[in-house]
Predicted 3D model of a 469-nucleotide part of an RNA (small-subunit ribosomal RNA, 3' major domain) from an uncultured prokaryote. It matches the Rfam family "Bacterial small subunit ribosomal RNA". The full RNA is in RNAcentral, with records from ENA.
Context: one part of a larger RNA
């Protein structure tokens, strides 16, 4: 000077408390440990590993295993060299890689180029080291801190400034002060949502005027409105009153779409954890070089006494089922989205209009509302599991896909100790879309809207953090 204390003071945070809903019990999904295995590739390990890398493991992916092959190599550059036997196509053998046979015979400015043979330099490595590294990332933490120049003080380490009195979300600002200034952070500048204005008006809109239709902005037309696009206005404690040190600020009020940071996002200081990543990539050193490289087929990553983590679905009547009926936003679409009509109980099939899309399609939003039924039961709850029959994608669904129909109907009657999330359009609940992607193990992730609460006395206590001592 720091760090720490079951020392003190002050102050914050869904930290506790007050509430609401969960997890921990059941079934299933996913990840992990362990075990097993020829292999079950590798990494991640308290918070900050465990629906994590993986925004898609049947082959491929794929790094693992078994077996079969290759050795200048699947890929790059250079030098020398061979040649038309090139590539491609066909046939045969084979699990395929590949091998053999047939066919085929490139372009040219004639220098050569493309391809190929051989030889040599070399290639190659998801092999090791994240404790040799770059880059990127997590975390404390969106916490309010971390420093510097000059001056001053101190022998010095260092201090001061940054402490103090107020105040703030904030080292935010005010006042004071041997300090005076400055930088990185805070805030603002950026994006988005909320109000209004101006301009514009198609593919969007339709108030008024017409036309037309069983019906529909369908048509003429219109720019009012919604909306889209672009540009502006608006909020600044600006105004009024109380408090305060005449300050910073704070409390109440007016006006206002919005009020004291308006909501949300992006944005993460100096540093900490030899934190994570050599398997995104890059890279030092070490190691392999007829193999730790490379090609192929099949298998494995999906194995299952058990344990943990994260989810989904439930245990029902604020419900299940049946019929009718209403209202979104945000997205995606040409190797694509697919209307319509017909077939099928259905998954889906046939057909093929329109649309590179404010035009057409995905696309019926669901919870909701109206009516009916069930009447507390392991049930008309719940749907696991299993049998059968199918559909689709794909070269191929045995290991190991999703979905549909019929049948089957398991555990489960609200969950011990303990533990998690959330303060408002939030929690809870309900659907919709997207990335990846042939298909899909998505109940995951990332977005969108619909309905829409309860509670906060307070800071003694638990956890984490800031300042002073």
């Nucleotide at each position: 000077u720091g760090a720490c204390g079951g020392g003190g003071g002050c102050c914050c945070g869904c930290a506790c408390a007050a509430g609401c809903g969960g997890c921990g019990g059941a079934g299933c999904a996913u990840g992990u440990u362990g075990c097993u295995u020829a292999a079950u590739u590798c990494g991640a390990g308290g918070c900050a590993a465990c629906g994590c890398g993986a925004a898609g493991a049947a082959c491929c992916u794929u790094a693992c295993c078994u077996g079969g092959g290759u050795u200048u190599g699947a890929c790059a550059u250079g030098u020398a060299u061979u040649g038309a036997a090139a590539a491609g196509c066909c046939a045969u053998a084979g699990a395929g890689a590949u091998a053999u046979g047939g066919u085929g015979u490139c372009c040219u400015u004639c220098g050569g180029g493309g391809c190929u043979u051989u030889a040599c330099a070399c290639a190659g490595g998801u092999g090791g080291u994240g404790c040799a590294u770059g880059g990127c990332u997590g975390u404390c933490g969106u916490c309010a801190g971390c420093u510097c120049g000059u001056g001053u003080c101190g022998u010095g380490a260092g201090a001061u400034g940054u402490u103090g009195g107020g105040u703030u979300a904030a080292g935010u600002c005010c006042c004071g002060c041997a300090a005076c200034g400055a930088g990185c952070g805070c805030a603002a500048c950026c994006c988005u949502c909320g109000u209004c204005c101006u301009a514009u008006g198609u593919u969007g809109c339709c108030a008024g005027c017409a036309c037309g239709u069983u019906a529909u902005g369908g048509u003429g037309g219109g720019g009012a409105c919604u909306c889209g696009u672009a540009g502006g206005a608006g909020a600044c404690u600006g105004c009024c009153g109380g408090g305060g040190u005449u300050a910073a600020c704070u409390c109440g009020g007016a006006g206002g779409a919005a009020g004291g940071c308006g909501g949300g996002g992006a944005c993460g200081a100096c540093g900490u954890c030899a934190a994570g990543u050599c398997a995104u990539c890059a890279u030092g050193c070490c190691c392999c070089u007829u193999a730790u490289a490379u090609c192929c087929a099949g298998g494995g990553c999906u194995g299952c006494a058990a344990a943990c983590a994260u989810g989904c679905u439930a245990c029902a009547a604020u419900g299940g089922c049946c019929g009718g009926u209403a209202c979104a936003a945000a997205g995606g679409g040409c190797u694509g989205c697919u209307a319509u009509a017909c077939c099928g109980c259905g998954a889906g099939g046939u057909u093929g209009a329109g649309c590179g899309a404010a035009u057409c399609c995905c696309a019926u939003a669901a919870a909701g509302c109206c009516g009916g039924u069930c009447u507390c039961a392991g049930u008309u709850c719940g749907g696991a599991u299993u049998g059968g029959a199918g559909u689709c994608u794909g070269c191929a669904a045995c290991u190991c896909g999703a979905c549909u129909c019929c049948a089957u109907g398991a555990a489960g009657c609200c969950g011990g100790a303990g533990u998690c999330g959330c303060u408002a359009g939030u929690a809870a609940u309900c659907c919709c879309g997207g990335a990846u992607c042939a298909g899909c193990a998505a109940c995951g992730c990332c977005g969108g809207g619909g309905u829409g609460a309860a509670u906060a006395c307070g800071u003694u206590c638990c956890c984490g953090g800031g300042c002073c001592u």